[in-house]
RNA sequence: CAAGUAAACCGGGUGACCGCUGUGGUAGUUUUCUAUCACAGAGGAAAGUCCGAGCUCUACCGGGCAGGAUGCUGGGUAAUGCCCAGGAGGGGUGACCCUACGGAAAGUGCCACAGAAACAUACCGCCUCGCUUAAGCGGGGCAAGGGUGAAAUGGUGAGGUAAGAGCUCACCGGCGGCUGGGUGACCAGUCGGCUGGGUAAACCCCAUCCGGAGCAAGACCAAAUAGAGGGACAUAAGGACGCCCGGCCUGUCCCCGGGUUGGUCGCUUGACCCUGAUGGUAACAUCAGGGCUAGAUAGAUGGUCACCGCUCUGACCUUAAUAUGGGUCGGAGUACAGAACUCGGCUUACAGGUUUACUUGGCCC
RNA sequence: GUCCCGGUGGUGUAGCCUGGCCUAACAUACCACACUGUCAAUGUGGAGAUCGGGGGUUCGAAUCCCCUCCGGGCGCCA
Numbered sequence: 001c002a003a004g005u006a007a008a009c010c011g012g013g014u015g016a017c018c019g020c021u022g023u024g025g026u027a028g029u030u031u032u033c034u035a036u037c038a039c040a041g042a043g044g045a046a047a048g049u050c051c052g053a054g055c056u057c058u059a060c061c062g063g064g065c066a067g068g069a070u071g072c073u074g075g076g077u078a079a080u081g082c083c084c085a086g087g088a089g090g091g092g093u094g095a096c097c098c099u100a101c102g103g104a105a106a107g108u109g110c111c112a113c114a115g116a117a118a119c120a121u122a123c124c125g126c127c128u129c130g131c132u133u134a135a136g137c138g139g140g141g142c143a144a145g146g147g148u149g150a151a152a153u154g155g156u157g158a159g160g161u162a163a164g165a166g167c168u169c170a171c172c173g174g175c176g177g178c179u180g181g182g183u184g185a186c187c188a189g190u191c192g193g194c195u196g197g198g199u200a201a202a203c204c205c206c207a208u209c210c211g212g213a214g215c216a217a218g219a220c221c222a223a224a225u226a227g228a229g230g231g232a233c234a235u236a237a238g239g240a241c242g243c244c245c246g247g248c249c250u251g252u253c254c255c256c257g258g259g260u261u262g263g264u265c266g267c268u269u270g271a272c273c274c275u276g277a278u279g280g281u282a283a284c285a286u287c288a289g290g291g292c293u294a295g296a297u298a299g300a301u302g303g304u305c306a307c308c309g310c311u312c313u314g315a316c317c318u319u320a321a322u323a324u325g326g327g328u329c330g331g332a333g334u335a336c337a338g339a340a341c342u343c344g345g346c347u348u349a350c351a352g353g354u355u356u357a358c359u360u361g362g363c364c365c
Numbered sequence: 366g367u368c369c370c371g372g373u374g375g376u377g378u379a380g381c382c383u384g385g386c387c388u389a390a391c392a393u394a395c396c397a398c399a400c401u402g403u404c405a406a407u408g409u410g411g412a413g414a415u416c417g418g419g420g421g422u423u424c425g426a427a428u429c430c431c432c433u434c435c436g437g438g439c440g441c442c443a
């Protein structure tokens, strides 16, 4: 210098004018408006609504079935399908990255076409016996070679055999036992026999977890009014999504029709943010100090102009040079996107830019 | 805001649950020919979708799983 890897961060600035929402002060008017002043006023994802919680309501009680979710191990956390560390497998020269990663020797299903055969077997073939002049036919043995297929019953080599074969041996791979190490996933060594296809993002089995609904939850005030409406029913109905049993609670439940459709609370100080110390490999935890940061309700946080910044690009000048660099004057662009009860995550979108650590290659000293 | 559905020729649907014969079927519309004096109807033949987009599982995906885009419904949802 070039190409990359990982992590963290920023994501326009200043001024003027015209507006919007909230809080507080003052004045006027009165139960709320108006005027004025001060202060505050979107994000890293506010998004998708994919997970997990807080909070609220519902007699969320107990058991069973059904249903759903997760899936290597150990930790972290309020909790998680998230995060950290590790193991195994895979990718990259490397920094490093990726993994829906339990069980296929519990059972069932499926494996199209091709092929003899898709999990039980032999089409071509090899060997042997009998018949036969021979070609060939029949019986037996084999699974090495050929062929089919995505996949054919461990792989390579040697011995062995009538021909062959884990039949035997060496190495490798898989499985099981034992020993040692590790909390564990697992790793290392040793012994055994030759092995028993794939698919669980097919049913299923195993382990763990799960009641339901969601701030339009819910509470209060004000306003308003029509129940002689229909049905079920104490052998009942309901308990905010299924079925069954038992217990408990309420005294009703469903349909149809009518009215009000205003306000207050919930509503923003919270598992919050920053700095430091300690413990821990880390996620994180504890302690100390400091900080306050929107609350709209048809939905505020905006619009216009000027200057600057950043990126790309054109012309001219500088220059040995039509590279690079520098300067002057122009043009275009300045993303993704906007709170709606609140947090912790994940995922997705994003013009452009900054910093740190590391890797590979080239050049120079 | 919350919750729930859907996307397959020009149009309307089936196939998806249970993956393969799907090189995707049916109706209608379209094109050509025949029939007719002409048109319609009818008959014969034909063209037209790789299943909204991307990735994964699998030998194999319209179908199973994940992400994403678009469209629709629910104010009796208080």
Stems, first nucleotide, its partner, number of pairs: 001361010012308007020041009043336001047347002050345005055214004061246005067210005072086005087101001088099004102205002107203002109199003120153001123146002125142007154172006175192007218265004227256001229255004237250003272291008309334010366442001368438005375393004385424001395411005417433005
Predicted 3D model of RNase P RNA and transfer RNA as a complex of 443 nucleotides. It holds a member of the Rfam family "Bacterial RNase P class A". Rfam links the family to the GO terms tRNA processing, ribonuclease P activity and dimeric ribonuclease P complex. Model confidence (mean pLDDT): 76 of 100.